[in-house]
Record summary: Model confidence (mean pLDDT): 82 of 100. This is a predicted structure of an 82-nucleotide RNA (transfer RNA) from Accumulibacter sp.
RNA sequence: GCCCCGAUGGCGGAAUCGGUAGACGCAGCGGACUCAAAAUCCGCCGCCGCAAGGCGUGCCAGUUCGACUCUGGCUCGGGGCA
Numbered sequence: 001g002c003c004c005c006g007a008u009g010g011c012g013g014a015a016u017c018g019g020u021a022g023a024c025g026c027a028g029c030g031g032a033c034u035c036a037a038a039a040u041c042c043g044c045c046g047c048c049g050c051a052a053g054g055c056g057u058g059c060c061a062g063u064u065c066g067a068c069u070c071u072g073g074c075u076c077g078g079g080g081c082a
Stems, first nucleotide, its partner, number of pairs: 001081007010026003019065001028044005046055003058074005
């Protein structure tokens, strides 16, 4: 230098056929149960905001009514070739 793969809540990890982003698990918070705990069960659990609402898939653009998903460039990580 060229080619391939990857980057998603605090963590792991789905959603690739373009159609509600965050399923599921862990961690966390609240409650039930218990004398008290553990275990188990139930609810909540991205960010900003008092709220209404807005934002959010590595970054910047583009295509589209609509993008985690498609296109271009870049950054970082892994692998291969020279």

The sequence was found in a public genome assembly.